[in-house]
Molecule: transfer RNA
Organism: Candidatus Parcubacteria bacterium
RNA sequence: GCGGCAGUAGUUCAGUUGGUAGAACGUCUCCUUGCCAAGGAGAAGGUCGCCGGUUCAAGUCCGGUCUGCCGCU
Numbered sequence: 001g002c003g004g005c006a007g008u009a010g011u012u013c014a015g016u017u018g019g020u021a022g023a024a025c026g027u028c029u030c031c032u033u034g035c036c037a038a039g040g041a042g043a044a045g046g047u048c049g050c051c052g053g054u055u056c057a058a059g060u061c062c063g064g065u066c067u068g069c070c071g072c073u
Base pairs, nucleotide, nucleotide: 001072002071003070004069005068006067007066010025011024012023013022019056027043028042029041030040031039049065050064051063052062053061
């Protein structure tokens, strides 16, 4: 330099044909208990790496770009 894959909640990851962004763990509150743990109920938490384009509508499609990993030269 060229090619491929990945980037979404604090963490690990889903999100299938473009149509309200989700799960588990963690955090917080409440219930249960004499206390803790376990268990149960609920809540908060996201500029979907960044910039732009297409579209009535983009995590998803297109272009550019950044970071990490792998391969080739």